[in-house]
Molecule: transfer RNA
Organism: Candidatus Woesearchaeota archaeon
RNA sequence: GGGCCCAUAGCUCAACCUGGGAGAGCACCAGACUGAAGAUCUGGCCAUCCGGGUUCAAAUCCCGGUGGGCCCA
Numbered sequence: 001g002g003g004c005c006c007a008u009a010g011c012u013c014a015a016c017c018u019g020g021g022a023g024a025g026c027a028c029c030a031g032a033c034u035g036a037a038g039a040u041c042u043g044g045c046c047a048u049c050c051g052g053g054u055u056c057a058a059a060u061c062c063c064g065g066u067g068g069g070c071c072c073a
Stems, first nucleotide, its partner, number of pairs: 001072007010026004020056001028044005049065005
C1' cells in the first nucleotide's frame, strides 16, 4: 500500500442479507418474599462508532472517516 470482516444497553449477543413497532440474557435500581441475606417473582433503567447521501421512512442501502481483527505485499 491492497483485500476481507467487525463496531447496537454497564457486559455478551440478536435484529442488517429482504428498509417500517430496537429486543434477549446477565448486571444495576425499586418492590414482594425472608429475622436478615441469597434464591425466586414483579416492575424499572440504559444503546445503534462518527459525518454525509438516498428515501415518505435508515441499526439495515450508498460514500467518506475513526477504532479493532485477519490475510496478501